[in-house]
Context: one part of a larger RNA
RNA sequence: AAUCAACGCUGGCGGCGCGCCUAACACAUGCAAGUCGAGCGAGAAAGCCCUUCGGGGGGUGAGUACAGUGGCGAACGGGUGAGUAACACGUGGGUUACCUGCCCUCAAGUGGGGAAUAACUCCGGGAAACUGGAGCUAAUACCGCAUACGAUCCUUCGGGAUGAAAGUCUUCGGACGCUUGAGGAGGGGCCCGCGGUCGAUUAGCUUGUUGGUGGGGUAAUGGCCCACCAAGGCAUAGAUCGAUAGCCGGCCUGAGAGGGCGCACGGCCACACUGGCACUGAGACACGGGCCAGACUCCUACGGGAGGCAGCAGUGAGGAAUCUUGGACAAUGGGGGAAACCCUGAUCCAGCGACGCCGCGUGAGUGAUGAAGCCUUUCGGGGUGUAAAGCUCUUUCAGCGGGGACAAUAAUGAUGGUACCCGCAUAAGCAGCUGCGGCUAACUACGUGCCAGCAGCCGCGGUAAUACGUAGGCAGCAAGCGUUGUUC
Numbered sequence: 001a002a003u004c005a006a007c008g009c010u011g012g013c014g015g016c017g018c019g020c021c022u023a024a025c026a027c028a029u030g031c032a033a034g035u036c037g038a039g040c041g042a043g044a045a046a047g048c049c050c051u052u053c054g055g056g057g058g059g060u061g062a063g064u065a066c067a068g069u070g071g072c073g074a075a076c077g078g079g080u081g082a083g084u085a086a087c088a089c090g091u092g093g094g095u096u097a098c099c100u101g102c103c104c105u106c107a108a109g110u111g112g113g114g115a116a117u118a119a120c121u122c123c124g125g126g127a128a129a130c131u132g133g134a135g136c137u138a139a140u141a142c143c144g145c146a147u148a149c150g151a152u153c154c155u156u157c158g159g160g161a162u163g164a165a166a167g168u169c170u171u172c173g174g175a176c177g178c179u180u181g182a183g184g185a186g187g188g189g190c191c192c193g194c195g196g197u198c199g200a201u202u203a204g205c206u207u208g209u210u211g212g213u214g215g216g217g218u219a220a221u222g223g224c225c226c227a228c229c230a231a232g233g234c235a236u237a238g239a240u241c242g243a244u245a246g247c248c249g250g251c252c253u254g255a256g257a258g259g260g261c262g263c264a265c266g267g268c269c270a271c272a273c274u275g276g277c278a279c280u281g282a283g284a285c286a287c288g289g290g291c292c293a294g295a296c297u298c299c300u301a302c303g304g305g306a307g308g309c310a311g312c313a314g315u316g317a318g319g320a321a322u323c324u325u326g327g328a329c330a331a332u333g334g335g336g337g338a339a340a341c342c343c344u345g346a347u348c349c350a351g352c353g354a355c356g357c358c359g360c361g362u363g364a365g366u367g368a369u370g371a372a373g374c375c376u377u378u379c380g381g382g383g384u385g386u387a388a389a390g391c392u393c394u395u396u397c398a399g400c401g402g403g404g405a406c407a408a409u410a411a412u413g414a415u416g417g418u419a420c421c422c423g424c425a426u427a428a429g430c431a432g433c434u435g436c437g438g439c440u441a442a443c444u445a446c447g448u449g450c451c452a453g454c455a456g457c458c459g460c461g462g463u464a465a466u467a468c469g470u471a472g473g474c475a476g477c478a479a480g481c482g483u484u485g486u487u488c
Base pairs, nucleotide, nucleotide: 001487002486003485005484006483007482008481009480012360013359014358015357016356017355018353019352020318025316026315027314029313030312031311034072035071036070039069040068047060048059049058050057051056079271080270081269089195090194091193092192093191094190095189098188099187100186103184104183105182106181107180108179109178110177111145113143114142120135121134122133123132124131125130151162152161153160154159167176168175169174197243198242199241204234205233206232209231210230211229212228213227214226215225216224246268247267248266249265250261251260252259253258273294274293275292276291277290296307297306298305299304324350326349327348328347332346333344334343335342336341363393364392365391366390373384374383375382376381397429399424400423401422402421403420407415432477433476434475435474436473437458438457439456443472444471445470446469447468453460454459
């Protein structure tokens, strides 16, 4: 000098930041991913109105709600740093070895058929979670046929073969889609050179191991996997093993070189109770999807089931220690939708904490050879001290009253009646902490008597202690001041 700090004493205001470093310990509760009726088929009720002797019926509610099917999204955004010493990261390249939904540009097309299935109805099973059978139905769901500019394969280079589609709305102009290709943008996969920890009290390591041939697999190269063949490959320029660790932009320190760190913000990676696995999909081996195994917790009618906060709040535990079960989608951004709009604990705000940085205030002027009190004294005095009081002013901040934004653009403001402006009132409501032997700015008195205690180092204390304790005074910093930890 610095700090994701903590502790002690103290504490007025504001702005901007930051806030579980420990148990990747366990989690009650709520919310955090939905949306589209302009893809599709169904489709209530309460209430209100009319009617009826009553039961009931009709209209509206409403093609609404709740569901289902289908599409897109859910792979983003948000969290954490356990693992990882590795092409994980950084940097520079390669990909004639690759992929890419939505978006943009271009080319071509969008013809004609079919069979199902949820929802629904009926009949069951189960405590529940849920689930079986029969029957009906629709689609931008599914499956054939035709066609094929591009595409893929074969080719005797003449040609041949394979493979597609879906409609909806309409103001009737079209709009949004759908299919097959080419290019782009952005995104990603894979490969390579180089770079960044410690230990030799770890010296040898390796059998899919190293290479080849042929296959399988993948979007794609490759022992990635497999069969066969060869016997290689790595290592003192440190292999292997062990320990530690997410990496970087950066941050701190320092004149620099260097050293330390990787919190917040941004990029990349990894993980989502632990381990494994695939499915769907353009993209996952998927935090709030699935299956299996395990540990744990919960429900149970004991047959069987349910769950995963390292999302935002919040709880317990651990700990020296780290916040509200808040408001709003107004802005920015994201998902869906033609749109209206809906969703969004991303985000924007507010709350708590002097945790940090910065700014402001707690008054200004005048006022005595100088009150009182307190301290001290050689008893004359000296100090506190212009300090107070008194007099004259001011009103920042806080308070009260009024007005009142920018952020938003024609409309829409959570923040917020906030910032800011005007007015009112009164010096009124607002100072502490540490030190004073030397280093090191600042000294006396009393108490204590190697005791009680202090202490960063040297060292103080055994009867006059500037070093302990208290008081007065003084010094330093100031809404902080000290201490402790850590780094340079």